[in-house]
Record summary
Small-subunit ribosomal RNA, central domain from Psychroflexus sp. RCC2391, 350 nucleotides, folded computationally. The RNAcentral record of the full RNA draws on Greengenes. Lineage of the source: Bacteria > Bacteroidota > Flavobacteriales > Flavobacteriaceae > Psychroflexus.
Context: one part of a larger RNA
RNA sequence: UUGGGUUUAAAGGGUCCGUAGGCGGGACAAUCAGUCAGUGGUGAAAGUUUGCGGCUCAACCGUAAAAUUGCCAUUGAUACUGUUGUUCUUGAGUGCUUGUGAAGUGGUUAGAAUGAGUAGUGUAGCGGUGAAAUGCAUAGAUAUUACUCAGAAUACCGAUUGCGAAGGCAGAUCACUAACAAUUCACUGACGCUGAUGGACGAAAGCGUAGGUAGCGAACAGGAUUAGAUACCCUGGUAGUCUACGCCGUAAACGAUGGUUACUAGCUGUUCGGACUAAUUAAGGUCUGAGUGGCUAAGCGAAAGUGAUAAGUAACCCACCUGGGGAGUACGUUCGCAAGAAUGAAACUC
Numbered sequence: 001u002u003g004g005g006u007u008u009a010a011a012g013g014g015u016c017c018g019u020a021g022g023c024g025g026g027a028c029a030a031u032c033a034g035u036c037a038g039u040g041g042u043g044a045a046a047g048u049u050u051g052c053g054g055c056u057c058a059a060c061c062g063u064a065a066a067a068u069u070g071c072c073a074u075u076g077a078u079a080c081u082g083u084u085g086u087u088c089u090u091g092a093g094u095g096c097u098u099g100u101g102a103a104g105u106g107g108u109u110a111g112a113a114u115g116a117g118u119a120g121u122g123u124a125g126c127g128g129u130g131a132a133a134u135g136c137a138u139a140g141a142u143a144u145u146a147c148u149c150a151g152a153a154u155a156c157c158g159a160u161u162g163c164g165a166a167g168g169c170a171g172a173u174c175a176c177u178a179a180c181a182a183u184u185c186a187c188u189g190a191c192g193c194u195g196a197u198g199g200a201c202g203a204a205a206g207c208g209u210a211g212g213u214a215g216c217g218a219a220c221a222g223g224a225u226u227a228g229a230u231a232c233c234c235u236g237g238u239a240g241u242c243u244a245c246g247c248c249g250u251a252a253a254c255g256a257u258g259g260u261u262a263c264u265a266g267c268u269g270u271u272c273g274g275a276c277u278a279a280u281u282a283a284g285g286u287c288u289g290a291g292u293g294g295c296u297a298a299g300c301g302a303a304a305g306u307g308a309u310a311a312g313u314a315a316c317c318c319a320c321c322u323g324g325g326g327a328g329u330a331c332g333u334u335c336g337c338a339a340g341a342a343u344g345a346a347a348c349u350c
Base pairs, nucleotide, nucleotide: 003322004321005320006319007304008303012318014201015200016199017198021194022193023192025088026087027086028085029084030083031082033081034080035077036076037075038074039073040072041071042070048066049065050064051063052062053061054060091191092188093187094186095184097182098181099180100179103177104176105175106174107173108172109171110154114150115149116148117147118146119145120144121143125136126135162169163168206247207246208245209244210243211242215241216240220236221235222234223233258317259316260315261314262313263312266295267294268293269292270291271290272289273288274287275286276285277284299306300305323350324349325348332343333342334341335340
C1' cells in the first nucleotide's frame, strides 16, 4: 500500500458555515466523450509459455506458435455514466396561517438572603470544633428592632421538562433578532448531500486596559492535628470570581458513538402540534407529525451492551487509527503580550 477498523481494546475533527473536489431525483430527445463489439495497423530481438527438433540425457541451442493484458485508426451498438436541450414534483427551498420554548442581544425592575453603616433595646460573652485554639467583644460584641447602602446570585415552580450547531441557557418585564414545529398545498423547479484548504463561534482557568468587589476564595498568615503535616479541620485573606472592550482557543469540549438519506417486529411514559370520535364541567379513546425517555424481537457485538434517537441493513462524502515506551517530547514552522497552542519525528528500548 491493499485490507481491516474507529461506544469501552489504537482511532470521530469541540461545533457550525462554506470554497475546490467527490457523490447526486423522475420523464423525453439529441450527442457518442467514458463504456461495449468488429476490423486493420503497431506492440524490435532476446527473454517467458506451449509444440516439435539437435548435441548419448540435461543444462544449452534451433524452429514454429502463443502471449505481449497496451497504443493508434476505423466501422458499429446506445442500456448505464457524462454533455446539451425541453419538461415534471416526490428531494430542497419560499410564502400564508397557527403555535412553541431557561435560544440570543440590550434596557428597566422585584423580593429573600449576606455583608456594611447609623440609631434604639440590652449585658458578658460570641464564634468555632471530634475536642480546642487563633479570631471578635466592656472603646459594649453576639442577639434583637428600625432606616439606609453595596455587590453577586435568582429559593419554591423544576421535571430522564424545554431551547440551542456546539460551548451553553433559569426571578419578572419591554424592545430588537434568530430558530423550530404543525397545517395548508399557493410558488420556485433538483436549486441537493458532504466538505480538504479557509472562516465564524467556542466552558473554566489565564493574560491586557479601565471599572467594581457583598459573599466565596488559589497564594499567603495564624491556630489545631500529627512522629512530621509545606495537607485534610478552624480563624483571617490577596489575585480571581462580576462589568466593558481586546486576547487566549483548550477540556472526560462525552452519547467517550462525524454528517446526510432510505429501509427493518412490538410495548410503554412524556413535551409541543394536528385530525376524528366521545361528549359535559370535559377526562378518555382512535389515528397522525416533530422531539425526548424506558423495556424489548430479529439482527449486530469479544462481551458489557445496542436495538427506528442502531452499535441492524445499505449508499455517498469528510476526519482519524495501524504494538508499548521514548512523546504529544525534540527540531523546524505558524499563531500568541505571555502562559502556551497547532503541526509533529527519530535514535534507543521492550